The prediction has a mean pLDDT of 82.
Transfer RNA from an Abditibacteriaceae bacterium, 73 nucleotides, folded computationally.
It matches the Rfam family "tRNA". Rfam describes the family as follows. Transfer RNA (tRNA) molecules are approximately 80 nucleotides in length. Rfam classes the family as a transfer RNA. Its family is annotated with triplet codon-amino acid adaptor activity in the Gene Ontology.
RNAcentral holds the sequence, with entries from ENA and MGnify.
C1' cells in the first nucleotide's frame, strides 16, 4: 500500500435509529467496627476518537481523515 475488527467515565463491557447514554471495578461520603477490612446505603464523574452526511430524531447508517490491533503484499 490493501482487507477486517475496535475506539464511549480513571480501567473495563454494554445500549445497532425514539427522545435525561446502563452496570461492574475504581474514587467520595456514610452505616457497621475499639481500629481496619468484609459487606450495606448514597454521590460526583461521558458533549460516545475528529469532522462532515442522511434523518424529525444519530452511540447506533454513510463518507473522509486519525488512533490501537490482526492478516495479506
Nucleotide at each position: 500500500g490493501g482487507g477486517c475488527c475496535g475506539g464511549u467515565g480513571g480501567c473495563u463491557u454494554a445500549a445497532u435509529g425514539g427522545u435525561g447514554a446502563a452496570g461492574g471495578c475504581a474514587c467520595c461520603g456514610u452505616u457497621c467496627u475499639g481500629a481496619u477490612a468484609c459487606a450495606g446505603c448514597g454521590g460526583g464523574g461521558a458533549u460516545u476518537g475528529u469532522u462532515g452526511g442522511u434523518u424529525c430524531g444519530a452511540u447506533u447508517c454513510c463518507a473522509a481523515c486519525c488512533c490501537g490491533g490482526c492478516c495479506c503484499a